A computed fold for a 456-nucleotide part of an RNA from an uncultured bacterium, annotated as small-subunit ribosomal RNA, 5' domain.
The full RNA is in RNAcentral, with records from ENA and SILVA.

[in-house]
Context: one part of a larger RNA
RNA sequence: GAUAGCUAAAAGAUCGAAUAAUGUGUGUAGAGUACACGAGCGGCGGACGGCUGAGUAACACGUAGGAACGUACCCCAAAGUGAAGGAUAAGCACCAGAAAUGGUGUCUAAUACCGCAUGUGGUCUUCGGAUUAAAGCUUUAUGCGCUUUGGGAACGGCCUGCGUCUGAUUAGUUAGUUGGUGAGGUAAAAGCUCACCAAGACGACGAUCGGUAGCUGGUCUGAGAGGAUGAUCAGCCAGACUGGGACUGAGACACGGCCCAGACUCCUACGGGAGGCAGCAGUAGGGAAUUUUCCACAAUGGACGAAAGUCUGAUGGAGCAACGCCGCGUGCAGGAUGAAGGCUUUCGGGUCGUAAACUGCUUUUAUAGGUGAAGAAUAUGACGGUAACCUAUGAAUAAGGGUCGGCUAACUACGUGCCAGCAGCCGCGGUCAUACGUAGGACCCAAGCGUUAUCC
Numbered sequence: 001g002a003u004a005g006c007u008a009a010a011a012g013a014u015c016g017a018a019u020a021a022u023g024u025g026u027g028u029a030g031a032g033u034a035c036a037c038g039a040g041c042g043g044c045g046g047a048c049g050g051c052u053g054a055g056u057a058a059c060a061c062g063u064a065g066g067a068a069c070g071u072a073c074c075c076c077a078a079a080g081u082g083a084a085g086g087a088u089a090a091g092c093a094c095c096a097g098a099a100a101u102g103g104u105g106u107c108u109a110a111u112a113c114c115g116c117a118u119g120u121g122g123u124c125u126u127c128g129g130a131u132u133a134a135a136g137c138u139u140u141a142u143g144c145g146c147u148u149u150g151g152g153a154a155c156g157g158c159c160u161g162c163g164u165c166u167g168a169u170u171a172g173u174u175a176g177u178u179g180g181u182g183a184g185g186u187a188a189a190a191g192c193u194c195a196c197c198a199a200g201a202c203g204a205c206g207a208u209c210g211g212u213a214g215c216u217g218g219u220c221u222g223a224g225a226g227g228a229u230g231a232u233c234a235g236c237c238a239g240a241c242u243g244g245g246a247c248u249g250a251g252a253c254a255c256g257g258c259c260c261a262g263a264c265u266c267c268u269a270c271g272g273g274a275g276g277c278a279g280c281a282g283u284a285g286g287g288a289a290u291u292u293u294c295c296a297c298a299a300u301g302g303a304c305g306a307a308a309g310u311c312u313g314a315u316g317g318a319g320c321a322a323c324g325c326c327g328c329g330u331g332c333a334g335g336a337u338g339a340a341g342g343c344u345u346u347c348g349g350g351u352c353g354u355a356a357a358c359u360g361c362u363u364u365u366a367u368a369g370g371u372g373a374a375g376a377a378u379a380u381g382a383c384g385g386u387a388a389c390c391u392a393u394g395a396a397u398a399a400g401g402g403u404c405g406g407c408u409a410a411c412u413a414c415g416u417g418c419c420a421g422c423a424g425c426c427g428c429g430g431u432c433a434u435a436c437g438u439a440g441g442a443c444c445c446a447a448g449c450g451u452u453a454u455c456c
Base pairs, nucleotide, nucleotide: 051239052238053237061163062162063161064160065159066158069156070155071154074152075151076150077149078148079147080146081145082116085113091106092105093104094103095102096101121132122131123130124129136144137143165211166210167209172202173201174200177199178198179197180196181195182194183193184192214236215235216234217233218229219228220227221226241262242261243260244259245258264275265274266273267272292318294317295316296315300314301312302311303310304309331361332360333359334358341352342351343350344349366393367392368391369390370389371388375383400445401444402443403442404441405426406425407424411440412439413438414437415436421428422427
């Protein structure tokens, strides 16, 4: 629109071409950022802390002083912090070597390195002058740094008086030796070093030489005076396989740095290399004898860092050893037929002995279970489920050593017979041993007791 038709979509069907664009997932490569790890450059620290006592008889130590010095980090004050430059490690690409390690080329950064400027100031000065500094980063803020100068704090170097073992069977020693002048040298005084000059210096008030030894606060002993000693803790000194040397650095002539020599050990491709427990553990050896190849940075302290944090065998802890000191326990009360048994005996007895048995009680300790710290600030606890507290069980889990003649507390029997043996001293033992050995009893100490060594 109306029983006629028209349009023919990006919807649908079919056919064809192609696997593009786009999207998603996965993988690989590259770049940037952030983080983690890692080498290297750079900074600070490895000179502290830790260990040991070989050497040292000395300004090493102790004490009291002194003047001619230094100091990174920390604190205070003043001034400054401008503009530039060239390298190099790492990296990349190669090479040499068994290794340790090394070389060549090339690239790059910085609070690494180098000059220039400035000169408050510093240093030198013939008083004219000469010379001399810096480094940036960043989270952007009360930030961290850098340079110069002055002061402080604390630390260190140096010098001196006095003190500091023993030998005289060690009496003379000393030539850079003692002093001076000049120069050098050091952070700094000085024969510290050198040149020259003088001939000094030390010594019976013990030089020199020999022996021994780290020193001190202290420790042991003692009424004290003294004597002995120098483990642990603290201060100082010295050493780091042995000897020597310097480098770096504020500081070393440097334990876990370097170089040289030596002894020793190890690796090697035989050319050459590596190492130093007197750090903590541990191994071997020696010895009469001396511990775990443990836990943690939780605390204290240290190094670094703006911090977070990292490191710390310092330290805090645990383990082993009766090594020492201290404390506690292994029961308490009752219980006489004075049991049995032992020992002894004058054969009557005595003694072990209220000791035991037995009765009642307690639970330190033990064992089992439960709760559970402080040390830590706000977070963080290795110790440690430790200490402590609570509950339960049940005398239950726990006694030895020496001595007994005098000194010296404590006695008898048997055995032995100058034997075996004891003994600190005196001394015991030869047939009656409180002295040897055994037993009973006693005495002294006691988780110890005796011996040995050593000091008073």